[in-house]
RNA sequence: GCCGGCUUGGCGCAGUGGUAACGCGUCGCACUUGUAAUGCGAAGACCCCUGGUUCGAUCCCAGGAGUCGGCA
Numbered sequence: 001g002c003c004g005g006c007u008u009g010g011c012g013c014a015g016u017g018g019u020a021a022c023g024c025g026u027c028g029c030a031c032u033u034g035u036a037a038u039g040c041g042a043a044g045a046c047c048c049c050u051g052g053u054u055c056g057a058u059c060c061c062a063g064g065a066g067u068c069g070g071c072a
Stems, first nucleotide, its partner, number of pairs: 001071007010024003018055001026042005048064005
């Protein structure tokens, strides 16, 4: 320099053109003599950035950024 993958709550991940699921963690309550475990509930992501397409974009397209890998 060229090519490809990935980027979504604190962490790990799913997802589809109609504002996002799950697990862990966190908080509260119940249970317990107390803790743990368990059960119930809650909060938490405008989906890396900019622009374009569209009635509507996390999703499609272009450029950029970061990261990982391959080739030279």
Predicted 3D model of a 72-nucleotide RNA (transfer RNA) from Glutinoglossum americanum.
Its mean pLDDT, the model's own confidence on a scale to 100, is 82.
The sequence is in RNAcentral, with records from ENA and Rfam.